[in-house]
The RNA shown here (Guanidine-I riboswitch aptamer) has 101 nucleotides and comes from Niallia taxi. Its Rfam family is "Guanidine-I riboswitch aptamer". Rfam's curators write: This family represents a conserved RNA structure found upstream of the ykkC and yxkD genes in Bacillus subtilis and related genes in other bacteria. The coordinates come from a structure-prediction model, not an experiment, and the mean pLDDT is 81.
RNA sequence: AAAGAUGCCGCCUAGGGUUCCGGUUUGUAAAACGUCUGGUCCGAGAGGUAGCGUACGGUAUUGCUGUACUGUAUACACGGAGGGAUAAAAGCCCGGGAGAA
Numbered sequence: 001a002a003a004g005a006u007g008c009c010g011c012c013u014a015g016g017g018u019u020c021c022g023g024u025u026u027g028u029a030a031a032a033c034g035u036c037u038g039g040u041c042c043g044a045g046a047g048g049u050a051g052c053g054u055a056c057g058g059u060a061u062u063g064c065u066g067u068a069c070u071g072u073a074u075a076c077a078c079g080g081a082g083g084g085a086u087a088a089a090a091g092c093c094c095g096g097g098a099g100a101a
Stems, first nucleotide, its partner, number of pairs: 007052002010049003015042002020039002022036001023033004053074009076096001078099001082094003
């Protein structure tokens, strides 16, 4: 200085709001309130966990490619402002971005 399987995905959490439910208030009807603990809901690159994949091996089998089972590794990671989606917001997406180191 350069490169990337610094991969993919399920569940959960920190967190987040307000469509729906519940709650509260006013009330004839019906509205308002998320400055309502909540259920549904959204939800992490830099949170947790399972699986798949990938890399390198082992064993069995096969003439070979392969196939089955199995072991190890999959590290590190400070971070705005602004914009976007959805009902809405966010550690969601832009984005391992700008920048910093």